[in-house]
RNA sequence: CGAGUUGGUCGGGCAGCCGCUGCCCCGGCAGGCCUUGCGCCGGCCGGGGGGGAGGAAAGUCCGGGCUCCACAGGACAGGGUGCCGGAUAACGUCCGGGAGACGCAAGUCUACGACCAGUGCAACAGAAAGCAAACCGCCGAUGGCCCCCGGGCACAGGCAAGGGUGAAAGGGUGCGGCAAGAGCGCACCGCUGUUCCAGCAAUGGGGCAGGCACGGUAAACUCCACCUGGAGCAAGAUCAAAUAGAUCCCCGCCAAGGCGUGUGUCCGCGCCGGGGAUGGGUAGAUUGCUUGAGUCGCCGGGCAACCGGUGAUCUAGAUGAAUGGCUGCCGCCUGCUUGCAGGCACAGAACCCGGCUUACAGACCGACUCACCCU
RNA sequence: GGAGCAGUAGUUCAGCUUGGUUAGAACGCCUGCCUGUCACGCAGGAGGUCACGGGUUCGAUCCCCGUCUGUUCCGCCA
Numbered sequence: 001c002g003a004g005u006u007g008g009u010c011g012g013g014c015a016g017c018c019g020c021u022g023c024c025c026c027g028g029c030a031g032g033c034c035u036u037g038c039g040c041c042g043g044c045c046g047g048g049g050g051g052g053a054g055g056a057a058a059g060u061c062c063g064g065g066c067u068c069c070a071c072a073g074g075a076c077a078g079g080g081u082g083c084c085g086g087a088u089a090a091c092g093u094c095c096g097g098g099a100g101a102c103g104c105a106a107g108u109c110u111a112c113g114a115c116c117a118g119u120g121c122a123a124c125a126g127a128a129a130g131c132a133a134a135c136c137g138c139c140g141a142u143g144g145c146c147c148c149c150g151g152g153c154a155c156a157g158g159c160a161a162g163g164g165u166g167a168a169a170g171g172g173u174g175c176g177g178c179a180a181g182a183g184c185g186c187a188c189c190g191c192u193g194u195u196c197c198a199g200c201a202a203u204g205g206g207g208c209a210g211g212c213a214c215g216g217u218a219a220a221c222u223c224c225a226c227c228u229g230g231a232g233c234a235a236g237a238u239c240a241a242a243u244a245g246a247u248c249c250c251c252g253c254c255a256a257g258g259c260g261u262g263u264g265u266c267c268g269c270g271c272c273g274g275g276g277a278u279g280g281g282u283a284g285a286u287u288g289c290u291u292g293a294g295u296c297g298c299c300g301g302g303c304a305a306c307c308g309g310u311g312a313u314c315u316a317g318a319u320g321a322a323u324g325g326c327u328g329c330c331g332c333c334u335g336c337u338u339g340c341a342g343g344c345a346c347a348g349a350a351c352c353c354g355g356c357u358u359a360c361a362g363a364c365c366g367a368c369u370c371a372c373c374c375u
Numbered sequence: 376g377g378a379g380c381a382g383u384a385g386u387u388c389a390g391c392u393u394g395g396u397u398a399g400a401a402c403g404c405c406u407g408c409c410u411g412u413c414a415c416g417c418a419g420g421a422g423g424u425c426a427c428g429g430g431u432u433c434g435a436u437c438c439c440c441g442u443c444u445g446u447u448c449c450g451c452c453a
Stems, first nucleotide, its partner, number of pairs: 002370009012330007020052002023049007031041003034037001054346001058357002061355005066232004078228005083097005098112001099110004113223002118221002120217002135163002137159003142156002144153003171189006190212001191210008236287004246278006257272006294313008331344006376449007385402004395433001404420005426442005
């Protein structure tokens, strides 16, 4: 200098003016409550002070806190997770390790338990697709015939090396061997069994034995191991109008009429008026609500995730839903008329945290790898 | 804010728990016949990114993950 890998931080800055929202203080006005006090409680108006979106606030995909409901104990069903160990409040997250794949490397990615418990599936093509099979092909040594004794012909038969089909064809490469072939024999690699060593484990390494059987598929049913009650802040709690209805009490009427009921009549029973109290809790209001597994610095332990100690600090709480607008200078991007115009990535909290996933213009810092050049 | 369901021809729906070559039905659309003409009727035809992007598999509308869009529901009394 070029090409790349990876971790982290920020995500327009400063100033002025005008607004919005909720908190604190001061002053004024009107009010409520009683224990009548320099009392308490909120409301309105004016002034002042300081606070006010994010790394994802998003998707709501996981996990936990919190709240209500349900619940003797256990098992099954259903759902979820899935190499091993650790971290954690918990997790499908994170860290470390193993194996496999990709890359020259730094490094990245992986739903990565078990098809010798059972069941199922594999269309089309192909000769044959699940306790294999022979289309083309190779051979025809042995047995038969011809014969110039080199060989030739046909069949019985042998073979699975080569071709072809397929996603997949029952170990791979090489040498020997054979009529041609074939783990038929041997060497190496792979595989299976067994044993020893290392490791907490996943797993790795070595020895011995076996010519090789036991193909694939579980994001197919299933089996194994572990986890798992349901709902969600519109959860839940408190205060509490109007109207209607419920229960109780008091007063009035107890004449006629109406309605209901006893299937129609007579007859009987109940209801049809006013006032008060009680409980339920709708509209509405208050609360839950933001100090918490909090944030930052230092020290110690640990490879790390993280944990322990110590000091500092408070950093939005709205609810028809605030967090904005204008101007000036600077920064960046785009366009051209070259000093002007336009623009500022993705995107807006709603009970709170830990993660994951998805969107994202650009800027800055650190670590590492490869290639080339120079010393 | 929270919870559930769905996305397949122009429209309304099947198919999706048997994953299999080529995804069907009705109405609609187009062409021809019939008719003086239209409708009806008859015959034939076209029309699909199975919402989108990945993964599992030999193979995906179907199984798994993510994204987008649409839609429904929420507390209490009578």
Two RNAs folded together computationally: RNase P RNA and transfer RNA, 453 nucleotides in total. Its mean pLDDT, the model's own confidence on a scale to 100, is 78. Rfam match: Bacterial RNase P class A. The family's RNA type in Rfam is ribozyme.